[in-house]
RNA sequence: UCAGAAAAGGGCAAACAUGUUGAAAAGCAUGGACGCAAAAUCACAGGUCUAAGGUGUGUGGCUAAGACGGCUGGAUUACCUGGA
Numbered sequence: 001u002c003a004g005a006a007a008a009g010g011g012c013a014a015a016c017a018u019g020u021u022g023a024a025a026a027g028c029a030u031g032g033a034c035g036c037a038a039a040a041u042c043a044c045a046g047g048u049c050u051a052a053g054g055u056g057u058g059u060g061g062c063u064a065a066g067a068c069g070g071c072u073g074g075a076u077u078a079c080c081u082g083g084a
Base pairs, nucleotide, nucleotide: 001083002082003081004080011036012035016031017030018029019028020027021026034070040076041075042074044073045072046071047068048067049066050065053063054062055061
């Protein structure tokens, strides 16, 4: 520096359950494993979701704002194995 077929030391952990925070999306903890070679980090671009509050006559719509990195791209860093 390139690659991830196989393997090892190991790592992460979907659904679901329980507890908890939140208005919600969803987060966190424990159990649990569907998967993952960046399923590590960053909401920068796109995308998706929520909408207590705001707007409004309003249950609809729109939206400040929030969430998702296990949706895609980008940035940064890294273990193992193999190649150069």

This is a predicted structure of an 84-nucleotide RNA (c-di-GMP-I-GGC riboswitch aptamer) from Fictibacillus aquaticus. It was read from a public genome assembly, where an Rfam model found it. Model confidence (mean pLDDT): 83 of 100. Lineage of the source: Bacteria > Bacillota > Caryophanales > Fictibacillaceae > Fictibacillus.